[in-house]
Background
Predicted 3D model of a 1490-nucleotide RNA (small-subunit ribosomal RNA) from an uncultured bacterium. The sequence is in RNAcentral, with records from ENA and SILVA. Its mean pLDDT, the model's own confidence on a scale to 100, is 83.
RNA sequence: AGAGUUUGAUCAUGGCUCAGGACGAACGCUGGCGGCGUGCCUAACACAUGCAAGUCGAACGAAGCUCCUGCGAAGAUUCUUCGGAUGAAACAAGGGAAGACUUAGUGGCGGACGGGUGAGUAACGCGUGAGCAACCUGCCUUUCAGAGGGGGAUAACAGUUGGAAACGACUGCUAAUACCGCAUAACGUAUAGAUGUCGCAUGGCAUUUGUACCAAAGCUGAGGCGCUGAAAGAUGGGCUCGCGUCCGAUUAGAUAGUUGGUGGGGUAACGGCCUACCAAGUCGACGAUCGGUAGCCGGACUGAGAGGUUGAACGGCCACAUUGGGACUGAGACACGGCCCAGACUCCUACGGGAGGCAGCAGUGGGGGAUAUUGCACAAUGGGCGAAAGCCUGAUGCAGCAACGCCGCGUGAGGGAAGACGGUUUUCGGAUUGUAAACCUCUGUCUUUGGUGAAGAAGGAAGUGACGGUAGCCAAGGAGGAAGCCACGGCUAACUACGUGCCAGCAGCCGCGGUAAUACGUAGGUGGCAAGCGUUGUCCGGAAUUACUGGGUGUAAAGGGAGCGCAGGCGGGAUGGCAAGUUGGAUGUGAAAUACCGCAGCUCAACUGCGGAGCUGCAUCCAAAACUGUCGUUCUUGAGUGGAGUAGAGGCAGGCGGAAUUCCGAGUGUAGCGGUGAAAUGCGUAGAUAUUCGGAGGAACACCAGUGGCGAAGGCGGCCUGCUGGGCUCUUACUGACGCUGAGGCUCGAAAGUGUGGGGGAGCAAACAGGAUUAGAUACCCUGGUAGUCCACACUGUAAACGAUGAUUGCUAGGUGUGGGUGGACUGACCCCAUCCGUGCCGGAGUUAACGCAAUAAGCAAUCCACCUGGGGAGUACGGCCGCAAGGUUGAAACUCAAAGGAAUUGACGGGGGCCCGCACAAGCAGUGGAUUAUGUGGUUUAAUUCGAAGCAACGCGAAGAACCUUACCAGGUCUUGACAUCCGACUAACGAGAUAGAGAUAUGUCAGGUGCCCUUCGGGGAAAGUCGAGACAGGUGGUGCAUGGUUGUCGUCAGCUCGUGUCGUGAGAUGUUGGGUUAAGUCCCAUAACGAGCGCAACCCUUGCUGUCAGUUACCAGCACGCAAUGGUGGGGACUCUGACAGGACUGCCACCGCAAGGUGAGAGGAAGGCGGGGAUGACGUCAAAUCAGCACGGCCCUUACGUCCGGGGCGACACACGUGUUACAAUGGUGACUACAGAGGGAUGCCACCCAGCGAUGGGGAGCGGAUCUCGAAAAGUCAUCUCAGUUCGGAUUGGAGUCUGCAACUCGACUCCAUGAAGCUGGAUUCGCUAGUAAUCGCGCAUCAGCCAUGGCGCGGUGAAUACGUUCCCGGGCCUUGUACACACCGCCCGUCAAGCCAUGAAAGCUGGGGGUGCCUGAAGUUCGUGACCGCAAGGAGCGACCUAGGGCAAAACUGGUAAUUGGGGCUAAGUCGUAACAAGGUAACC
Repeated sequence: AGAGUUUGAUCAUGGCUCAGGACGAACGCUGGCGGCGUGCCUAACACAUGCAAGUCGAACGAAGCUCCUGCGAAGAUUCUUCGGAUGAAACAAGGGAAGACUUAGUGGCGGACGGGUGAGUAACGCGUGAGCAACCUGCCUUUCAGAGGGGGAUAACAGUUGGAAACGACUGCUAAUACCGCAUAACGUAUAGAUGUCGCAUGGCAUUUGUACCAAAGCUGAGGCGCUGAAAGAUGGGCUCGCGUCCGAUUAGAUAGUUGGUGGGGUAACGGCCUACCAAGUCGACGAUCGGUAGCCGGACUGAGAGGUUGAACGGCCACAUUGGGACUGAGACACGGCCCAGACUCCUACGGGAGGCAGCAGUGGGGGAUAUUGCACAAUGGGCGAAAGCCUGAUGCAGCAACGCCGCGUGAGGGAAGACGGUUUUCGGAUUGUAAACCUCUGUCUUUGGUGAAGAAGGAAGUGACGGUAGCCAAGGAGGAAGCCACGGCUAACUACGUGCCAGCAGCCGCGGUAAUACGUAGGUGGCAAGCGUUGUCCGGAAUUACUGGGUGUAAAGGGAGCGCAGGCGGGAUGGCAAGUUGGAUGUGAAAUACCGCAGCUCAACUGCGGAGCUGCAUCCAAAACUGUCGUUCUUGAGUGGAGUAGAGGCAGGCGGAAUUCCGAGUGUAGCGGUGAAAUGCGUAGAUAUUCGGAGGAACACCAGUGGCGAAGGCGGCCUGCUGGGCUCUUACUGACGCUGAGGCUCGAAAGUGUGGGGGAGCAAACAGGAUUAGAUACCCUGGUAGUCCACACUGUAAACGAUGAUUGCUAGGUGUGGGUGGACUGACCCCAUCCGUGCCGGAGUUAACGCAAUAAGCAAUCCACCUGGGGAGUACGGCCGCAAGGUUGAAACUCAAAGGAAUUGACGGGGGCCCGCACAAGCAGUGGAUUAUGUGGUUUAAUUCGAAGCAACGCGAAGAACCUUACCAGGUCUUGACAUCCGACUAACGAGAUAGAGAUAUGUCAGGUGCCCUUCGGGGAAAGUCGAGACAGGUGGUGCAUGGUUGUCGUCAGCUCGUGUCGUGAGAUGUUGGGUUAAGUCCCAUAACGAGCGCAACCCUUGCUGUCAGUUACCAGCACGCAAUGGUGGGGACUCUGACAGGACUGCCACCGCAAGGUGAGAGGAAGGCGGGGAUGACGUCAAAUCAGCACGGCCCUUACGUCCGGGGCGACACACGUGUUACAAUGGUGACUACAGAGGGAUGCCACCCAGCGAUGGGGAGCGGAUCUCGAAAAGUCAUCUCAGUUCGGAUUGGAGUCUGCAACUCGACUCCAUGAAGCUGGAUUCGCUAGUAAUCGCGCAUCAGCCAUGGCGCGGUGAAUACGUUCCCGGGCCUUGUACACACCGCCCGUCAAGCCAUGAAAGCUGGGGGUGCCUGAAGUUCGUGACCGCAAGGAGCGACCUAGGGCAAAACUGGUAAUUGGGGCUAAGUCGUAACAAGGUAACC
């Protein structure tokens, strides 16, 4: 940084898609380790259990424990003089003191922090910057001052008592740092002054005077800690303001405490915050209100940036704590683990009542694609309480789980070619996997085991570690335990095989798959990434595809139909002031973290620490004054006014006119008129049409008339008059920027349409009727005809309202018309020159995708408005507004497609045009189509009727020969290494003959013959052949001509098809090759940005037509000679004919005319031949997936005791029928009989067969010659003469009967030929259609290939006789060139539209049904604050109670808004092969379109 995709190709427009990055992710496959992070995005759903906020005994009483004392009782132990003394532990009432102690209660501090969540909120909520002269602040710090003296209660406790419980009630006792008076009192508060000073205002501050009022608590025990008042600080908060902060106008008006004021209340404080009264304001297009969505930010992701998206984790702020309301306490809350009430839910209950709130940490259920442990510890950091020890702390520090993310490491390293085995593939040679493995030598990161073992711990010693025996270190062992995922048609790196066969499937886009799939599935290989890899989802990017940076609007989407004009935006010259914008400087702020740079710490990195720069912003102050702005002064060129002229279908109203159509009256006149492609309907003998005269009525104004004029646009056309708008020119007197544009708004606005108990109505003419056309014809054509068209007054408000081009201003080469002015010059109407305004054409620069535009810009600039953002759905639905209606305006979405569209290019096509050619038509001749028959095809039939060929270009075609064979088909009978080829082994008598069975193939069995070749060491070996055996293989006319080669047909023997270089074009492409002539021809000439060249054309080749030279046998015979009945028969000749080799000849060369030339014309001359002399061979680039796998060859596939092989038989020959191509005819241009000449080209040995004989004949029997210019087929036939005399015949010969001949193993199915007999249809053929332009058509016969024979009337050749006609190119067909249109490119056998029918999908309407949120009104109204009252309690203060206001919730009601659903209904979209038509694209067959 781009790429793919619209086309046959191109350029541009335009959408869709991909490659990148990111993630709190999820899913699939896979999974070794460590570090650092992260982890309910959904149900702000419900929660079992445990824990998460306590602490202080140095505030207090009390209780318990310990101790002491003491009374009583008791009496262990010891001593004893036995009298007694001593008196422990334990028990018990009372008292005391202390303690290391414990704590239910009173009291203090803390539960307003920390932790969670993002429901609500579009807001001063958040961010940023200010302000409070309108405020509060516990604990902490500093300072000043103080703490005197009293009082009355109350928990605990005890007793009684209620209740299941929760929890109380009553009586009595008691303490305090609990509570309450009194004293003291200011730098406090309140109030009344005074002075000074400051401020933007209200006003503040300082000093001072008077009056009034208000404090306190002790504990410890000698260290201190507390308490009260005041001032200040710090911290934390409260309030106000500027600016910023999503979408919708299909939400345009909102608002009653609403906006302001005054008085009062309330608050820490300002304030409609609340209340009473007064006023009627306030907000809104710079978007109010309403609806939807949403916590905001630092930041994060992406991006070159500008931007876009986002708000997990970390940090700041806010809001919330089951839902709603409320206050209490307090420095702080309207309070997550507090209280009261109401609702829902859950739990307990003895039914009377109670209890609860995980959006704290774990955890459970549920929801979901999806998100962890009911862990350890207070060791560290921090918090609460405490004097402290300490206690508490699911904050926090750690651990566990998860590849969820980022980072790092490993899965080994070196050597190792017989390039192993195996796999894959193969052209069978190999290639590849691949140094990869094996094998050898090493290493030890991770892992395993053992040992050792931290830092984190501060402060004054000691002690204190959850993590953790963790990290690290040492040693040992052993390559041992550790690789997958995705892709491989293009984009996009990476290819083969097999399977599958539009199936299964893939796919992000284009698109793959219908038998050779690099696109499906598998395998091998390869590419990429790697403990991950892919997929899905979302965001940014690419996308300049919303364009600020950085787009457009003539034709691609897009200029409003036009004007006026409020707001808004923009605005001429000079000069002065100000300083809002602007620029510069300074200051404050812009939290930290993040990001960037540098350094540093973990072995590196991720991660972390420190420092720096930055945070593009906001605010304040100072400065500058160019530009913008603003306030003045001034100017005239923009704009306007005045004066003088001028052109005009500009507008409105009134009047007038003639031509024409129609109608009416009258006359003349007679049979038609009218209309069409042709007709008919219609009119007319009741007199039309035509014609003459008169009259009526309505509408429109010929010629002039012109890309002429006027108007803002729509639009305006006879003449005259009146009223009226605007333009232009000249003048330069006046004003002095007064201007431009213009969202909304207002006005105008073609045609059609609507209204009026409106008017008018000639012509024209929707609807309608009739007639035609047609398959149909609700059309086009014709005859009629009503609304309407006209007028008046209203409405509608749209058009392809177009120059598809908004308005205004300035600038930028020319040329040539035309309309209206003015000036100059001129004697001058003219002409000419200059200039202003309008209106056209051509054209340069420039511009454009191209076409084109080009001073009337689509050029260069400026200002303002309008509009566009893929196609369809759709200018549709819903809603609003307008309208009488029709409808207009505004204007979506779901869904669906990968295009839709523009300009230009090359083709193809056209019921487009021009030019030209062809037996293309025309002019002719002979045919086809009718009959019979032959043959081929279709169809049908069949066991089989083998297969192929299918418009021309299949159909007498493959087939130049189907009785068997051929033969591929059918039924039956056989064989299985095979009928045929190669290889191996064994054996052999190879070849050959005959026998039996059988339909034969074949089987069985026998030898009458026969014993080969090469080498030899003589044993044998080899070659060839045969038999048997095994397998490799053979074989296949099985499939695919749409896998192919080769060959062929066709357009077409048409004149075309291309290339190199150059030039033009952004390009596809063009030019050349077009044009003017000419030709059979892209043949040639001229012109020419082209110059040349190639394949085609022509020529060169063959043949034929003339001549010459040479050569003469089998051909020839003039002259010479011989001979025969006759014959070149013989000698000979080389003259002639002929044969066949080589030459010549023809070139528009000559003449005349036309023409520049090429060339053309001429019955020209000459010549055998004259303008290519005739014929043939020769077939450009290509088209038809044309034909052929059955001529041959060949790739895949298929069959392998058969789809192969052999055999006899049958079939390919069937037969209701249809078609093609031929034959023979229908007769007299003929039939029959007789007679008699003249060809050419071919063939011949299993052959042609002279000649003779037999037979009516086919033919047979003999038999000469000839491998042929020698012999032979072989006779030519049309011809001539005679006869027949127009008939189903002396035409015609089918069919049938009989008898034969020949070929052949064999003529039944199924041959040809001969003879006799029979004697069908047919009397010239409908629509139609074929061939032919001269030695041609027509007609006549002859030959050959194939072949035993032949179904040949076919095919290929040969000669004989031998015409007619062509005016001409309008038409049919085919073709060539140029041009034009195109929505075609598979190319008109194209494309394509709409209804209907079927399926699916989303959506609109809809009687209704059912939800939701918000607001309004009325009723009711808990708790609670406040107020009032307070006969009860209290000495009193005060309180209980009661009442009032407000109010959560509840109920009722009517509307609006927004969802879901619905019988039915409307259109829409999509869907290989449905129906009906043919609308559009060509002049699309009626030009299309609005």